[in-house]
Context: one part of a larger RNA
RNA sequence: UGACGGGGGCCCGCACAAGCGGUGGAGCAUGUGGUUUAAUUCGAAGCAACGCGAAGAACCUUACCUGGCCUUGACAUGCUGAGAACUUUGCAGAGAUGCAUAGGUGCCUUCGGGAACUCAGACACAGGUGCUGCAUGGCUGUCGUCAGCUCGUGUCGUGAGAUGUUGGGUUAAGUCCCGUAACGAGCGCAACCCUUGUCCUUAGUUACCAGCGGGUUAUGCCGGGCACUCUAAGGAGACUGCCGGUGACAAACCGGAGGAAGGUGGGGAUGACGUCAAGUCAUCAUGGCCCUUACGGCCAGGGCUACACACGUGCUACAAUGGGGGGUACAGAGGGUUGCCAAGCCGCGAGGUGGAGCUAAUCCCGAAAAACCUCUCGUAGUCCGGAUCGGAGUCUGCAACUCGACUCCGUGAAGUCGGAAUCGCUAGUAAUCGCGAAUCAGAACGUCGCGGUGAAUACGUUCCCGGGCCUUGUACA
Numbered sequence: 001u002g003a004c005g006g007g008g009g010c011c012c013g014c015a016c017a018a019g020c021g022g023u024g025g026a027g028c029a030u031g032u033g034g035u036u037u038a039a040u041u042c043g044a045a046g047c048a049a050c051g052c053g054a055a056g057a058a059c060c061u062u063a064c065c066u067g068g069c070c071u072u073g074a075c076a077u078g079c080u081g082a083g084a085a086c087u088u089u090g091c092a093g094a095g096a097u098g099c100a101u102a103g104g105u106g107c108c109u110u111c112g113g114g115a116a117c118u119c120a121g122a123c124a125c126a127g128g129u130g131c132u133g134c135a136u137g138g139c140u141g142u143c144g145u146c147a148g149c150u151c152g153u154g155u156c157g158u159g160a161g162a163u164g165u166u167g168g169g170u171u172a173a174g175u176c177c178c179g180u181a182a183c184g185a186g187c188g189c190a191a192c193c194c195u196u197g198u199c200c201u202u203a204g205u206u207a208c209c210a211g212c213g214g215g216u217u218a219u220g221c222c223g224g225g226c227a228c229u230c231u232a233a234g235g236a237g238a239c240u241g242c243c244g245g246u247g248a249c250a251a252a253c254c255g256g257a258g259g260a261a262g263g264u265g266g267g268g269a270u271g272a273c274g275u276c277a278a279g280u281c282a283u284c285a286u287g288g289c290c291c292u293u294a295c296g297g298c299c300a301g302g303g304c305u306a307c308a309c310a311c312g313u314g315c316u317a318c319a320a321u322g323g324g325g326g327g328u329a330c331a332g333a334g335g336g337u338u339g340c341c342a343a344g345c346c347g348c349g350a351g352g353u354g355g356a357g358c359u360a361a362u363c364c365c366g367a368a369a370a371a372c373c374u375c376u377c378g379u380a381g382u383c384c385g386g387a388u389c390g391g392a393g394u395c396u397g398c399a400a401c402u403c404g405a406c407u408c409c410g411u412g413a414a415g416u417c418g419g420a421a422u423c424g425c426u427a428g429u430a431a432u433c434g435c436g437a438a439u440c441a442g443a444a445c446g447u448c449g450c451g452g453u454g455a456a457u458a459c460g461u462u463c464c465c466g467g468g469c470c471u472u473g474u475a476c477a
Base pairs, nucleotide, nucleotide: 001477002476003474004473005472007471008470009469010468011467012466013465015461016460019425020424021423022422023421026316027315028314029313030312031311032310033309034307035306042053043052064302065301066300067299068298069297070296073125077124078123079121080120081119082118083117086103087102089100090099091098092097107114108113127291128290130289131288132287136285137284138280139279140278141276143274148187149186150185151184152183153182154163155162156161167178168177169176193268194267195266196265198236199235200234201233202232203231204230212223213222214221239262242256243255244254245253246252318418322377323376324375325374326373327372334365335364336363339358340357344353345352346351384415389410390409391408392407393406394405395404431453432452433451434450435449436448437447
């Protein structure tokens, strides 16, 4: 100087408390451990691994296993020789591949040849998701959006170092004020950026009978108009600016006015010096080591989907604030041309048919759902719950056996609110309801977004956890 203390003081955080809803019990989905296996590829490991890499394993992916094949190689550069490239068909084979077969003679040219491509040959070499993240770059997690981390000069100390950065107030903040052997400065904080909340201007092939006219069973449907809504560009607006009080005459705090918004208005992006030899050699790059007729490459099939069990994360429930039948409203944000797919018709349905429109504020996906009105069920393993299994189908795709999703009929399991323990959340939040997108042929209960309905509680900081500042002890570094 740090680190640590079941030392002290001050102060924060959904840290506790106060509340609301869960997990832990059940079934299923998914990841992991373990076990099994020819293989069940590899990585991730307390918080900070475990719906994680994977924003999507039937083949492919794919790195694993079994079997069949190749050896200058699937890919790059260089040399030589031959042939344009390229395309057709047949046979064998699981295919890779092998054998045969027909068409084709292009472009530039100084007529020597050249460019691109294919085949063959020899060698330099290629290739490796092989090892080392404890050799590394880059990127990332974490403490933590915590308020800290440092430097120059000066001063103090023999020195390590200290001071500044401590103190009194204050703040979300090393934020600001005052004091001060310190005076300044840098990286952080804040602001500048995006979005949302109010208004104005500009612009109107979206919106509007608002005001006029026409038309319809009905609809901005048509003429017409930019007023309103909206869209998207610019601007205004919030600064403790104003008033009162407290305060040290300061910083600031409390209350009030005006205002759409008030003291950082809400949300996001933004992550200091560093810590964990944290994670990643399997995104990529890369040192060293290792393989080179194989640890490289091609192919078919299988595996990554196994199952006595254990754990994590979720979904669906156990019902009446509910289930079922009927009726009837109201979103936002996205996506769409190898795509989204309307009306109509067929099918109980998944879907099929059909073909209009749309390169989209124009057409389509598209029904929002919970809510509301009404009928029924009456506490029952039930008109709750839907696992499992049998049968019949639909769609995608070369192909759904291993191993897809969905539909219909039947079947109806566990489950009556969950031990010890444990998690999230302070407001348009929790809870609850549906919608969309990325990936994607198909395949979400995951992920990322979007809106609808919309709470309860916070006395307080004694205690648990994490953190900041000062101080104290130490046989620790």